[in-house]
Source information: This is a predicted structure of a 63-nucleotide RNA (Fluoride riboswitch aptamer (crcB RNA motif)) from Bacteroidales bacterium UBA6207. Model confidence (mean pLDDT): 76 of 100.
RNA sequence: UUUGCAUCAGGCAAUGAAGUCUGCCUUUAACCGCCGAAAUAUGCUGAUGACUUCUACCAUGAA
Repeated sequence: UUUGCAUCAGGCAAUGAAGUCUGCCUUUAACCGCCGAAAUAUGCUGAUGACUUCUACCAUGAA
C1' cells in the first nucleotide's frame, strides 16, 4: 500500500431542529420530488419515510 474478515459504529430516507419507530446503505453505497420528447421556466406539491413537538412559509377566521 492492497485485499479479505471481524469488532465498534456511522451514514441516508427531495427544504430546518429535537425525540421515538421503521426501512435502506457500508463510502465505487444508501439518498438527491413531479410535469415537460430532450432542454428551458415568473411551472407544481411538500419542512415527516411515519408519529409527536418546535420554528419558517401559505390560506381562512376571531381578538